[in-house]
RNA sequence: AGGACGAACGCUGGCGGCGUGCCUAAUACAUGCAAGUCGAGCGGAGUUUUACAAGGAGCUUGCUCUGAGUAAAGCUUAGCGGCGGACGGGUGAGUAACGCGUGAGCAAUCUGCCUCCAAGGCAGGGAUAACAGUUCGAAAGGACUGCUAAUACCAGAUGAGUCUGUAAGAUCGCAUGGUCUUGCAAACAAAGGUAGUAAUGGACCCCUUGGAGAUGAGCUCGCGUCCCAUUAGCUAGUUGGUGAGGUAACGGCUCACCAAGGCGACGAUGGGUAGCCGGCCUGAGAGGGUGAACGGCCACACUGGGACUGAGACACGGCCCAGACUCCUACGGGAGGCAGCAGUAGGGAAUCUUCCGCAAUGGGCGAAAGCCUGACGGAGCGACGCCGCGUGGGUGAUGAAGGUCUUCGGAUUGUAAAACCCUGUCUUAAGGGACGAAAGAGGUCUAUUCGCGAGGGUAGGCAAGUGACGGUACCUUAGGAGGAAGCCACGGCUAACUACGUGCCAGCAGCCGCGGUAAUACGUAGGUGGCGAGCGUUGUCCGGAAUUACUGGGCGUAAAGGGAGCGUAGGCGGUUUCUUAAGUGGAAGGUGAAAUCCUGAGGCUUAACCUCGGGUCUGCCUUUCAUACUGGGAAGCUUGAGUGCAGGAGAGGAAAGCGGAAUUCCCGGUGUAGCGGUGAAAUGCGUAGAUAUCGGGAGGAACACCAGUGGCGAAGGCGGCUUUCUGGACUGUAACUGACGCUGAGGCUCGAAAGCUGGGGGAGCAAACAGGAUUAGAUACCCUGGUAGUCCACGCCGUAAACGGUGGGUACUAGGUAUGGGGGACAUUCCACGUUCUCCGUGCCGUAGCUAACGCAUUAAGUACCCCGCCUGGGGAGUACGGCCGCAAGGCUAAAACUCAAAGGAAUUGACGGGGCCCCGCACAAGCGGCGGAGCAUGCGGAUUAAUUCGAUGCAACGCGAAGAACCUUACCUGGGUUUGACAUGGUAGGAAAAGCCAUAGAGAUAUGGUGUCCUUUUGGGCCUAUCACAGGUGGUGCAUGGCUGUCGUCAGCUCGUGUCGUGAGAUGUUGGGUUAAGUCCCGCAACGAGCGCAACCCUUGUCCUAUGUUGCCAGCACGUAAUGGUGGGGACUCGUAGGAGACUGCCGGGGUCAACUCGGAGGAAGGUGGGGACGACGUCAAGUCAUCAUGCCCCUUAUGUCCAGGGCUGCAAACAUGCUACAAUGGCUGGUACAAAGGGCUGCGAAACCGCGAGGUCGAGCGAAUCCCAUAAAGCCAGUCUCAGUUCGGAUCGGAGUCUGCAACUCGACUCCGUGAAGCUGGAGUUGCUAGUAAUCCCGGAUCAGCAACGCCGGGGUGAAUACGUUCCCGGGCCUUGUACACACCGCCCGUCACACCACGAAAGUCGGUAACACCCGAAGCCAGUGGCCUAACCCCUUGUGGGAGGGAGCUGUCGAAGGUGGGACUGGCGAUUGGGACUAAG
Repeated sequence: AGGACGAACGCUGGCGGCGUGCCUAAUACAUGCAAGUCGAGCGGAGUUUUACAAGGAGCUUGCUCUGAGUAAAGCUUAGCGGCGGACGGGUGAGUAACGCGUGAGCAAUCUGCCUCCAAGGCAGGGAUAACAGUUCGAAAGGACUGCUAAUACCAGAUGAGUCUGUAAGAUCGCAUGGUCUUGCAAACAAAGGUAGUAAUGGACCCCUUGGAGAUGAGCUCGCGUCCCAUUAGCUAGUUGGUGAGGUAACGGCUCACCAAGGCGACGAUGGGUAGCCGGCCUGAGAGGGUGAACGGCCACACUGGGACUGAGACACGGCCCAGACUCCUACGGGAGGCAGCAGUAGGGAAUCUUCCGCAAUGGGCGAAAGCCUGACGGAGCGACGCCGCGUGGGUGAUGAAGGUCUUCGGAUUGUAAAACCCUGUCUUAAGGGACGAAAGAGGUCUAUUCGCGAGGGUAGGCAAGUGACGGUACCUUAGGAGGAAGCCACGGCUAACUACGUGCCAGCAGCCGCGGUAAUACGUAGGUGGCGAGCGUUGUCCGGAAUUACUGGGCGUAAAGGGAGCGUAGGCGGUUUCUUAAGUGGAAGGUGAAAUCCUGAGGCUUAACCUCGGGUCUGCCUUUCAUACUGGGAAGCUUGAGUGCAGGAGAGGAAAGCGGAAUUCCCGGUGUAGCGGUGAAAUGCGUAGAUAUCGGGAGGAACACCAGUGGCGAAGGCGGCUUUCUGGACUGUAACUGACGCUGAGGCUCGAAAGCUGGGGGAGCAAACAGGAUUAGAUACCCUGGUAGUCCACGCCGUAAACGGUGGGUACUAGGUAUGGGGGACAUUCCACGUUCUCCGUGCCGUAGCUAACGCAUUAAGUACCCCGCCUGGGGAGUACGGCCGCAAGGCUAAAACUCAAAGGAAUUGACGGGGCCCCGCACAAGCGGCGGAGCAUGCGGAUUAAUUCGAUGCAACGCGAAGAACCUUACCUGGGUUUGACAUGGUAGGAAAAGCCAUAGAGAUAUGGUGUCCUUUUGGGCCUAUCACAGGUGGUGCAUGGCUGUCGUCAGCUCGUGUCGUGAGAUGUUGGGUUAAGUCCCGCAACGAGCGCAACCCUUGUCCUAUGUUGCCAGCACGUAAUGGUGGGGACUCGUAGGAGACUGCCGGGGUCAACUCGGAGGAAGGUGGGGACGACGUCAAGUCAUCAUGCCCCUUAUGUCCAGGGCUGCAAACAUGCUACAAUGGCUGGUACAAAGGGCUGCGAAACCGCGAGGUCGAGCGAAUCCCAUAAAGCCAGUCUCAGUUCGGAUCGGAGUCUGCAACUCGACUCCGUGAAGCUGGAGUUGCUAGUAAUCCCGGAUCAGCAACGCCGGGGUGAAUACGUUCCCGGGCCUUGUACACACCGCCCGUCACACCACGAAAGUCGGUAACACCCGAAGCCAGUGGCCUAACCCCUUGUGGGAGGGAGCUGUCGAAGGUGGGACUGGCGAUUGGGACUAAG
């Protein structure tokens, strides 16, 4: 990555269906509604109509009007009365409980309305509300007097029956006991109503008593039901009994008395959290999470307490009391309870209308009509969820325009659009228009029943008739593509890429991580991907996660074996038979509500959704069968375990005694100047006699050799000898017991060293401490001293890397070898030795197997079983708090906040090591010469400056780019010009004339004037002007690049294919033994081959041969000259050119694995790659270069381009690097004299001759060069001189005079001559080159170049050494190996303190709360109990009264009792000066 949600937030939003919507404040509530109904229970009251009508009025005198009153009927209903307000609806505060779930039980129970059955409803009485009157109060609401009714209340009769007591019998049950039958005794009922008919009645409703059912409720029990043991003990009505009371009912439910019990490690008690379940989400499942909506149960109704009524309540819209709050008030008192439906405020991230209707379903009342019903049915709001539909379809390539990108060609958006042809869902308008309705009542018909009948009841049919939703669903018509698309992502995980902007900023981010000038990661755009009326984000849950592991993990080294043993509970347990049937298995029955889920159908156009059937509901209970295994019971067995007997081994333990060596100290002798100690010293000891040595003595501690991966012990541990006491193991035997066993939470015991208390002891050693050294420091390592301690006896402590880092037990699974203790056999006459078998112990190697690997491997880390302990990312932390233990030190138990994205194991490849082995290199050593000191030259840093252009910066920048800065170069500075440009191409328009030469102005660029006429086919080219594209840039980025180069390093390495080994990274090959300059070669080898490197091939040099012979050469021959290959000629030689030969460890000998090779030798010009060069593997250093060149991107465009003059790059206090010249006699100077090679030369080299002291000049032969020139090589050699000095050394510096180059030598050239004559007398620490034609030294040439700052660089030759024992050390490198916490690779990594900021936590004088108990005080309402006096209709009595009694009531008293008060404690939370450690932070 997935799925889910009562969600919320951001952006967006067409329609419909079905669902769903205060998760927070059980916070407070305005307003309306949510429980009433019955007049067919009752008396009234009101009202209407009708009838009668006293009376009155009018008069037309018998009519009209009015009308107290009476009667009847209809309607309404405050009150009495009945039923219902215990249902329905809401919420989840409380509750860890028989609350819930599941299964049982009640022989211990109740049940209104409903159904069935049985029997009844007789006959009386006294009140009371309403009402009326008086009266109190603001109100709410009362008080008194009087009247009245009932289906209200009460006494009596009857008793089918019920109940109580009692007697007898039958029958049944798991116990108490139940049921039934028959007697006797006592007690116990009722009420009427209705329309019509009108009766002795009947029907319906209702009432009473009883039986049964159904429904509902109550009680009891088994099992299941969250976290904390840093909650371990709890409990007085507590546990039980007897008796009584109480309840519908059992029961300490309550009370009296008696007994002392009850619960708890299988977790009581306490604390925290929480309504439980069907289900829902997830998951393969097992599980985990959850308990919204729907359904079942429970609890609650402002908070706490209480009862009343009733079938049912301790009662959401009832009552009483207390409290808090709100409201009214006349201040005296009153009223209220939305966790019902709407709605309001508040809280919050967040959750709806103060809607319609009782048409349907259901409920209450009623005979019914009906009334009531915020239950319910509907509508409304919200994309909150699920489901469905649409936003168009087809054709359409100039691949339009526009956008974006571009390598400028194009690509892409894209058939997308436009355009053409269609369709009509949804929306819109109009018209039609449902299902949901069945009933009930009344009418009528039929059947049945009651009734004489009339008629009524019951059942069925017919017609009529009832709709909130709603003019809604649906259908038809019309119109027109018309009204309807967004969100997120595009670095990897993860589908999807480019451009621009930004520049460690702004920002992103789930993790890894992006961003510091080319960002597919930020922002925007284009494009693309995904989903789509939604899309993202956040939160939560499961999953992935075998990451708590029952399924399904681990503990040698990753986290994890308890320090060790004994042993309690518990868990597990050998073998045989019988029995039982608890576990276990089979079958059957009951239950497991419905909904949900799965499945088959069906209904809405489909789906979501709904309906029906089936399955599932994995569970529990009951019955029955089976008996292998486990368990229980019984009886045995011997192999597990133990005992006995016979043996031997041992530092096993405890105590006592003894011994010698050594150290130290004391005494004495000898003896003299040191001793001691160290890397070296010093402190210390010693002439007051040490050390050394001899003798004697004291004292303490430890026991050399033997001694051994030997022994013993559970571990810690145990080591001189002897004795006493004592534990365990082993071997042999097989007499005895008969499973007696294993493990072991708690518990108990032991437990190194150090440490602690008091006492003893104290030789040596030695924390602390002191001194001496070392060092930057040295609170260390080293030295000299030295106290606790170490030792003993007693008591604590209880920890260690207490380690085999490996718990104990049992069994099984190849071997080999060594060793300790026994036994048997063979052999031996016997013993010993030996061989072999076997048991126990201790090691090593190793197969299978295991393991992440390392490794383990019969002493398992293998294969299995049993039991215990322990682990779950790192840090915080084995810490805090609490508890227990301890004298203390401290130990045991043991978190969290916060923080990190790792920490860790094993192995791999590298790199590194003041690790190891081997080897190499001028690496050291041995030498020779330098540098570092001086002066000068050149370069660099620095400072300076208008500028001192830029780059190069350890080796690997610094005589480097630069093989040549006076101008130019030149990039820098100042100043002066210029703008299509100094240079290129093209377009358009126009034009004359260009270049050159002359003149003028100017520093010049340039400007002005004059002169000047290139080519051509006459189109034009070239040229100029204007303009547009563009040019140009030594501007930036070498960390965007190409190319080139440096470096490790000419080091010997770097790799590949196939195979093999390893889970893998990787290894092997490439390692090993030899050998080499070499991964060179040989041998061996799970490797066999191959490539790039090495070597060789190439160039040069060294020898020879062949060919050739000019400009080279000249031996012989000839000619000639003063002389010279000068000439003829020659090819012998040198030399040149070209081609060959030669060297290969080929030969001999020694060594060697008789391999590679090596040593020696011969021959040879050369000998073991002959010397030198070119040649530089894979790679490293973001090494160097954008200023050689090329180039992406960025930047400048009247300038960062371009032109010119002057200046600068040369400027100088001091510093560095590289060189030159010196300091002198191996020399300087003077004279003479000898021998090269390699180069260069036409804008050139320039001879000879002449001039000049000279640089040089004049003239100009020869030569485009084996011919001529540069061009005398120098050191050397031969003479002479100087004679150790700042010199006849050294030449800087300065003065003067010149030469040459050049347009021009002032800044700023080189050289010459004359003069001047500085520092310097061999260079500190340190550092560098070189191993032979090398170093050293001496000249020569060349490139660049007008000239030259060249002493540089690149070449050439001349002369020509010394030294290398050797690889210990320094540096660099190679192979192997080892350690590693490094991998940017030791210039690595990393620890602690301190300082700053921030965060969470602990402690803290205290302070402010909360919770639950306890003790005492007060004690409301109310139930219960008691009760003097008081009040009292029904019933009773007789003495008939102002009577008495029974009964009742108020009042009072008492028990209990909520809230409240007081008190001391418990637990818990907030804050807290200060303080402690921890975590994280910038480059301190």
Description: A computed fold for a 1484-nucleotide RNA from an uncultured bacterium, annotated as small-subunit ribosomal RNA. It matches the Rfam family "Bacterial small subunit ribosomal RNA". Gene Ontology terms of the family: structural constituent of ribosome and ribosome. The RNAcentral record of the sequence draws on ENA and Greengenes.